[in-house]
RNA sequence: UUCUUAUCUAGAGAGACGGAGGGACUUGGCCCUAUGAUGUCCGGCAACCUAAAUUUAUUUAACGGUGCUAAUUCCAGCAGAUUGUAUAUCUGAAAGAUGAGAG
Numbered sequence: 001u002u003c004u005u006a007u008c009u010a011g012a013g014a015g016a017c018g019g020a021g022g023g024a025c026u027u028g029g030c031c032c033u034a035u036g037a038u039g040u041c042c043g044g045c046a047a048c049c050u051a052a053a054u055u056u057a058u059u060u061a062a063c064g065g066u067g068c069u070a071a072u073u074c075c076a077g078c079a080g081a082u083u084g085u086a087u088a089u090c091u092g093a094a095a096g097a098u099g100a101g102a103g
Stems, first nucleotide, its partner, number of pairs: 001103008013042001015041003021032003027076003043069003048065002050061005073095001078092005
């Protein structure tokens, strides 16, 4: 980097450092941020891999490998359905994130 597959409405700090933008990409919104963001460290959450038990598909654990720690993947965009034709709501796709497996 490509493919397969599962999940993506829950959860997680009045800490330290640091000092300007950040929320993946593009467009449009909407937000966070000197009352210190993003990031790094520590702490924490979770339970994919993992371990144990048993009723074999559930329960428990959290030493280890990852992951995550504002807002549903922040929302929309593409297709479809409903509709009071305003918008709105819902479903799916696409794109993306993470794990496991394979090339």